The RNA shown here (c-di-GMP-I riboswitch aptamer) has 88 nucleotides and comes from Aceticella autotrophica. Lineage of the source: Bacteria > Bacillati > Clostridia > Thermoanaerobacterales > Aceticella. It matches the Rfam family "c-di-GMP-I riboswitch aptamer". Rfam links the family to the GO term cyclic-di-GMP binding. From the family's description: GEMM was predicted in a large-scale screen for bacterial structured RNA regulatory elements.
RNA sequence: UCCUGAAAAAGGCAAACUUAGAGAAAUCUAAGGACGCAAAAUCAUGGACCUAAGGUUUUUAAAUGACUAUGGUUGCCAGAUUGCCAGG
Repeated sequence: UCCUGAAAAAGGCAAACUUAGAGAAAUCUAAGGACGCAAAAUCAUGGACCUAAGGUUUUUAAAUGACUAUGGUUGCCAGAUUGCCAGG
């Protein structure tokens, strides 16, 4: 440096849910809490998915509906960067 792995050791993160707050929503933040994770560390670059404020459209007009990320998910998949231990 590359590959494989979590058996050991030191550790790390934190699903669902609850409370408070932000947001139009998806969702996010903090505290509690652990389903799990060898990158469940970081980056929205490609794909996928979620939401639809605003915009467009439907309508005599409304209501309703449809379309659309500039919003979001890295614990959806890939890619990039970085990293502990052990073995080869």